Record summary:
The part of an RNA shown here (large-subunit ribosomal RNA, domain I) has 543 nucleotides and comes from a Lachnospiraceae bacterium.
[in-house]
Context: one part of a larger RNA
This record gives sequence, structure tokens and C1' cells, in this order.
RNA sequence: GGCGCAGGGCGGAUGCCCAGGCACUGGAGGCCGAAGAAGGACGCGAUAAGCUGCGAAAAGCCGCGGGGAGGAGCAAAUAUCCCUCGAUCCGCGGAUGUCCGAAUGGGGAAACCCGCAUGAGGAAACCUCAUGCGCCGCAUGCCCAAUCCAUAAGCAUGCGGGGGGAACCCGGGGAACUGAAACAUCUAAGUACCCGGAGGAAAAGAAAGAAACAUCGAUUCCGGAAGUAGCGGCGAGCGAAACCGGAGGAGCCUAAACCGGCGUGCGUGCACGCCGGGGUAAUGGACCGCAAUACGAACCAGGAACCUUAGGGGAACGGCUUUGGGAAAGCCGGCCAUAGAGGGCGAGAGCCCCGUACCCGAAAAGGCGAGAGGGGACAGCGGGAUCCGGAGUACCACGGGACACGAGAAACCCUGUGGGAAGUCGGGGGGACCACCCCCCAAGGCUGAAUACCGACCAGUGACCGAUAGCGAUUAGUACCGUGAGGGAAAGGUGAAAAGGACCCCGGGAGGGGAGUGAAAGAGAACCUGAAACCCUGUGCCU
Repeated sequence: GGCGCAGGGCGGAUGCCCAGGCACUGGAGGCCGAAGAAGGACGCGAUAAGCUGCGAAAAGCCGCGGGGAGGAGCAAAUAUCCCUCGAUCCGCGGAUGUCCGAAUGGGGAAACCCGCAUGAGGAAACCUCAUGCGCCGCAUGCCCAAUCCAUAAGCAUGCGGGGGGAACCCGGGGAACUGAAACAUCUAAGUACCCGGAGGAAAAGAAAGAAACAUCGAUUCCGGAAGUAGCGGCGAGCGAAACCGGAGGAGCCUAAACCGGCGUGCGUGCACGCCGGGGUAAUGGACCGCAAUACGAACCAGGAACCUUAGGGGAACGGCUUUGGGAAAGCCGGCCAUAGAGGGCGAGAGCCCCGUACCCGAAAAGGCGAGAGGGGACAGCGGGAUCCGGAGUACCACGGGACACGAGAAACCCUGUGGGAAGUCGGGGGGACCACCCCCCAAGGCUGAAUACCGACCAGUGACCGAUAGCGAUUAGUACCGUGAGGGAAAGGUGAAAAGGACCCCGGGAGGGGAGUGAAAGAGAACCUGAAACCCUGUGCCU
């Protein structure tokens, strides 16, 4: 030195475990913000670094309700306090709420710097405190240039906006990889991404529709129709609709004619504007005649019951000289069950504890919202002379886009450029176009539900994970890295209970030997189990 055996060290695999995570299901909920949000900075404790909570009234203040014995968070220890005159704790409401942040008096390298006005404390300079002072839009009023009237600008007041939000929604822009076994039309895809905007949903929506000679009657969503009809270098691929069955169900308001009032302009009878009435539909309306004021929707006020945000009640077991550190195990004998889900207690408990089934409960706030009651629309018949029924619109041409539809026979829809109607004897559509026939009424607007999503909340479930797994995540988006955008860890387990080893000995200490605790200390905090690599000691054999 090697091999073997034995005993240790180091190491942290494995097993067991769960305070964590993942996925899904159901329910509930769904916007916040100048009354200053989201998110932060800095502070606040007897002692206080971190987390949590809170804000100079600072781990808190007040009220109401719940609850009922301890309490001053995680989190020990000491001190000092609070509490049955009801604390701590839980719920609801309120008060306070520094500084930054849309950040908004001005500035600024966020959490800092510098003001002005008014008021208060005081008789005062000063100081302190309070309030106001940004920009944009709209409305109203005021004031006023070049420039006479006027207008622009300006000022005041009121209202609104501004920023944030996981996904969902609408709109404006809009790729490429890729596929076509290359590639250009095409595809990927109107996807990713950027921007604007809205809401708890959004969008769409009350036929200038769909159909087919019969009709239906807003929109949305689901199942079918159907991978059909079609589109397509007829390649790759893209891909409907009618209609049927379901979910849900709701319909309205204007413009105009006409009537009334007010105002403005000017070449004094016109034009325009505003307000009120009227009116809203393709069986129309105004207008004229007749009849008539009933019933009463949305909505407003009101608010029963119910639900949510704390809670409360809640059955039934004992014994043993059995084992053990410990009983819930074993044995013996019982009981409850609308409760034998689950968790805990020194091991394996229906009956010990918390719960579970079932039942009950709100001063306050919120949600939903019944009946009665109050206010509050539409609405009838006839006539057919006149008037009205949304214009740079429909439509056409050219260029694009969008329709499942790639220019195609290409309608319908949108519109960049140009042209440009009719007006009820009117107009649009029915997939070029024409006729007949049928359907509908554009060029104004609103509209719940069925639908989408799940950051946050509650409950539950798992042939989901169990510490190199499961979220990246254990005081983690931390430490650390990067100028920055950004990247991004590691790290769990004593024991049933600290009973966490008083005291003695060696040692400077670290550490160890006794003693003691404990079932166990070879569970001693470098703490459950404690594999291997690796290291050491002893020994047998070989060299």
C1' cells in the first nucleotide's frame, strides 16, 4: 500500500411527515380613483432587526353587535399594565390617516426643495395650525385686442375628466417563423404584439332582415344542419347560411310635418336658432271629423320576507392487578346515530376535545326585492285634398377592405378619390343583370336576460406533488447578478412535553467526561431515520 472484516467520522440519499403548492368543481362576487386609488417611502412598540398591523390620535381611537376569561401579534424573556364595571378576540359602521405616487400651488434626480392668499392661536414681527391655489373639456356669467360693431384671447363659478385593474370585451394598427415537403398567390392570422376605450360584463339588437309563392318576426349563446354548400397555385388548406331543437325573452326614444313661446340677423317679412307640445311608422304620422280620459308598464319613493358580512345550540362510555413512557390498542360490559366527514389528544377514539348531521341567529352595513300606496306613458274609429317620413346620402366609376367566397358570373356590407339621385305615382333587397312576383323602409339614437372571464372571497374534491417534488417562493421576486431592460437562488423535521442538561471534573475557549431529564440523549439543538462516495482506527491475509 491493496483486499477482507469490525468500529467510527463526514455526508444527507432513503423512509415517514405537513405548516406549502397544483388542478378541478360548486357558490358568491366583480370595478377602484381628485372625498386622492393601485403601489410605495418613512415612521409608530417599555426593550424591537425582520414580518404583520397601524399612521404623528401611529401593533392603535370611538360607537354598535357577537363572545365570556383571560389578555398586551409572529415571539421567547423581564418589567409594567389591562380585564366579569366584560378586556383580548370576531363582525359592521365611524374617526385619525405623515410623505411620495394620476399627484394637481411652483420645482424636482419619487418619498425632497421653494412658495402665494385667506383665516385661527395672540395686540404684534416671527412661529404654528387649517383651508385654498394644476391642466383639459362642457355649461353659465363676466370682461375685452389688432378693428367700428364684433370675435379670438382672458377671468369667475359649477360639473366632469386625468390614473390603476389577472383574464374576459370593443375599436385603431398589425408581423414572422411555420405549412404548402422548395416558393411568390395562399397559409400561419386578423394570431402574436403595440395603441385607444369601456364594463362587471362588453359587443350586438327591434328588419331598407330571412325566406320562397308557404311563411317567419330584434339580438346573443348552445346542440344539430356539416366538414355539407361552397372557396382554393381547385394545392396546402379555408369553410358558411337558411332551417330545426334548446337557453333567454322586451321593447323603446327621437328628426320632420303641424301648434305655441322666445331669441338672432338683415335689403320689415322673410330666414335661422332655441324651448315646450305633437309624432315615430310601411295596414305610418301631421291635418280634418267622431269618440274618449278608463286600465295603468318602465322608472321614482318606500321597503316585508330572504341572503351575505360575527355567531349559538348540538346525541352517546365506563371498567381492567393486560401491554406500554403514554391507551385511543387488547379484554369485559354498555350507549348514540338526520351525527360512523375530518382533525386533535403521549399509539389505532362514533360516544375525551374541536367538530359533523340537524336546528337557530343581526344592533349595523350591503344585496335581492313582495303586497299595499304615491307620482307617472302608450293607447280608439273614419276621411284621403294637402304636408312630413333622416342628402353630399342612396347609387355609379375607379382603388381597397370585409363577407366561408383568393375578381370570379360576384350580389350584399364598409369607404379613399371623383361624379351624384328620387322623394310615396317614392326607395332598398331577394348572389351579375332584366321582367314578373314577394319581402322590407337606409342615410338619428337607447336597450335587461341567456354569453365570456376569474386577480380577490367561501366551500369542497383529487388512481395531484411530498422538500432536486409541488408555485420561483420557508421574513422571496428576497439574497445575489446586471449600467439597464432584466435574470434570479439556496434554505423544512429535537421531544408527547423543554422536562433544552442544575451541580462536579479537564480545557483559554471550543469541546468533552460524569451527574441529572426523558420511553429513548447512539433524540443534546451541527438535534427523526441516517444509504453511498470519501476519510480514520483496529485487526486477518497478501505484498
Rfam family: Bacterial large subunit ribosomal RNA. The RNAcentral record of the full RNA draws on ENA. NCBI's taxonomy places the organism under Bacteria, Bacillati, Bacillota, Clostridia, Lachnospiraceae. The prediction has a mean pLDDT of 83.